[in-house]
RNA sequence: GGGGCGAACCGGGCCGCCGCCGCACAGGCCGCGAGGUUUGGGCGGAGGAAAGUCCGGGCUCGAUAGGGCGCGACGCCGGUUAACGACCGGGCGCGCGGCCGGAGACGGCCGCGUGACAGACAGCGCAACAGAAAGCGAACCGCCUGGCGCCGCGAGGCGCUCGGUAAGGGUGAAAAGGUGGGGUAAGAGCCCACCGCGUUCGCGGCAACGCGAACGGCACGGCAAGCCUCGUCGCGAGCAAGGCCGAACAGCGGAGGCGCGGCUCGCGCAUCGGAAGCGCCUUCGGGCGACGACGACGUCGGAGGCUUAGGCCGACGACGAUACUCCGCGGGUAGGCCGCGUAAGCGGGAGCGCGAGCUUCCGCGAAGAUGGAUGGCGGCCGCCGCGCAAGCGGUACAGAACCCGGCUUAUAGGUUCGUCCCUUUU
Numbered sequence: 001g002g003g004g005c006g007a008a009c010c011g012g013g014c015c016g017c018c019g020c021c022g023c024a025c026a027g028g029c030c031g032c033g034a035g036g037u038u039u040g041g042g043c044g045g046a047g048g049a050a051a052g053u054c055c056g057g058g059c060u061c062g063a064u065a066g067g068g069c070g071c072g073a074c075g076c077c078g079g080u081u082a083a084c085g086a087c088c089g090g091g092c093g094c095g096c097g098g099c100c101g102g103a104g105a106c107g108g109c110c111g112c113g114u115g116a117c118a119g120a121c122a123g124c125g126c127a128a129c130a131g132a133a134a135g136c137g138a139a140c141c142g143c144c145u146g147g148c149g150c151c152g153c154g155a156g157g158c159g160c161u162c163g164g165u166a167a168g169g170g171u172g173a174a175a176a177g178g179u180g181g182g183g184u185a186a187g188a189g190c191c192c193a194c195c196g197c198g199u200u201c202g203c204g205g206c207a208a209c210g211c212g213a214a215c216g217g218c219a220c221g222g223c224a225a226g227c228c229u230c231g232u233c234g235c236g237a238g239c240a241a242g243g244c245c246g247a248a249c250a251g252c253g254g255a256g257g258c259g260c261g262g263c264u265c266g267c268g269c270a271u272c273g274g275a276a277g278c279g280c281c282u283u284c285g286g287g288c289g290a291c292g293a294c295g296a297c298g299u300c301g302g303a304g305g306c307u308u309a310g311g312c313c314g315a316c317g318a319c320g321a322u323a324c325u326c327c328g329c330g331g332g333u334a335g336g337c338c339g340c341g342u343a344a345g346c347g348g349g350a351g352c353g354c355g356a357g358c359u360u361c362c363g364c365g366a367a368g369a370u371g372g373a374u375g376g377c378g379g380c381c382g383c384c385g386c387g388c389a390a391g392c393g394g395u396a397c398a399g400a401a402c403c404c405g406g407c408u409u410a411u412a413g414g415u416u417c418g419u420c421c422c423u424u425u426u
Base pairs, nucleotide, nucleotide: 001422002421003420004419005418006417007416008415009414010413012381013380014379015378016377017376018375020045021044022043023042025040026039027038028037029036030035047397051408052407054406055405056404057403058402059238060237061236062235071234072233073232074231075230076090077089078088079087080086091117092115093114094113095112096111097110098109099108100107101106118229119228123227124226125223126222140169141168142165143164144163146161147160148159149158150157151156177195178194179193180192181191182190196218197216198215199214200213201212202211203210204209242338243337244336245335251329252328253327254326255325256324257269258268259267260266261265271296272295273294278289279288280287281286297320298319299318300317301316304313305312306311345364346363347362348361349360350359351358352357382395383394384393385392386391
């Protein structure tokens, strides 16, 4: 000097013109007022991810004695935090690289990466293919002893067979610990030393765990991101949450109004069905009826009748406008306002902590839309690419919607630090 990897940070700057949203101020117009509208200049106006909506919390409403079952998420240990599946520190395992010790099995140290990293003596279940054998687990090849047959002068070889053998080969993800030696017919923890493993004890550590000693010939295989067991946590819905105000139309109450009656008062006032080749009435001539006859029901009257003296029945008659105006009420639709910008807020200093972070002081306090603003054009500069140059082209990913802490994903280019490699010089 160049390149790779990792981490942190930045991620365009200035000016002019025209627009958009919000805030306060001043003027005009409208309004009794609250306020509305408009003009003017002033101030403020996206991000590191505003994204995905994957976790966690604040806030709001609903639900809720307590406990259990069920369901879901999480799962080495300690800490941070409002909380978390996030973050920090540590432990152990595995992988890669480097170094060291040892004859070797193997062990130790450093760095980087990585692990759903609790439990497989509670129970159930699973293991394809290959292989002789796959879970109270095995003789296919090979090796060895004996027997028989054949060949060879012989040493021995070949074939069959009764047995032994887990050292060697082969299969597999996984095959009964490993290295070295003794031993043996050949072998084998069969025996020994060491390595590994397990149990117990001691010591260190808050703990995960580590270190050491003694003992044990070595058993107790794997899978829980299969069911399951254990432990921890978890009510539901979400700012279209939720709160306040509130037209028009409809509803309810009152007054005026209408009808009936026994009329200072009481009751009722858009009732139900329903017809014309039918219905009802009639003095038998006819008359009435969708402008609702007639029937039912209701209110009032009612000759009288019955009665247990409270009442009950009752032919017949009249009526059955809620049409309009005003006042009030409840619900809360249209619409408006709040929630909504002091927030686990931002910047800096000091102290504590390895760190995540905590405590404290000072300063700032910075968008708030709702057909949803934050834009467009131009100039100069910066950066990148092309070009000898003049110059030309490009300038990423992407945009709030109640707020916050994380995670994940996208991102041109640049800066700093760490680490490794290459090259050059000393």
The prediction has a mean pLDDT of 76. A computed fold for a 426-nucleotide RNA from a Spirochaetota bacterium, annotated as Bacterial RNase P class A. Taxonomically the source falls in Spirochaetota (Bacteria, Pseudomonadati). It matches the Rfam family "Bacterial RNase P class A". Its family is annotated with ribonuclease P activity, dimeric ribonuclease P complex and tRNA processing in the Gene Ontology. Rfam classes the family as a ribozyme.